Notes:
A computed fold for a 72-nucleotide RNA from a Thermoplasmata archaeon, annotated as transfer RNA. RNAcentral records the identical sequence in 4 taxa.
Order: sequence, then structure tokens, then C1' cells
RNA sequence: CCCGGCUUAGCUCAGUGGUAGAGCGGGGGACUGUAGAUCCUCAGGUCGCCUGUUCGAGUCAGGCAGCCGGGA
Repeated sequence: CCCGGCUUAGCUCAGUGGUAGAGCGGGGGACUGUAGAUCCUCAGGUCGCCUGUUCGAGUCAGGCAGCCGGGA
């Protein structure tokens, strides 16, 4: 320098252009002699950044950045 993949909650990851989710973790509660396990409930997100397409973008397009891999 060229090509490809990834970037979404604290962590691991889903998400077909139409109200952003799960598991684990965290707070509160039930249960228990205590704790664990189990159950109920709550909080937590400018979906990496910018621009564009669209009535509408996490999703499509372009650019940038970071990480990983391949090639020269």
C1' cells in the first nucleotide's frame, strides 16, 4: 500500500428498513436460621464518528477511526 471481517447495555452476543433485546453481571424484594439455588421486579444504550438515501436507518450507500485476519 491492497483486500476482507468486526464495532449494539458493565461483559458475551441477537436484531428481515417501522417503539432497541437476551443471557450473565448490578440494585430491590420473596423464600431461607444465614448464605447459595430458585422466583418476581428495577436500573443501565446518542447502536464507534460524520455525511447521504428514505416518510422512516442499528439495518442501505460513501467517508473516517479502532481492533482482527489475509496479501504484496
The coordinates come from a structure-prediction model, not an experiment, and the mean pLDDT is 84.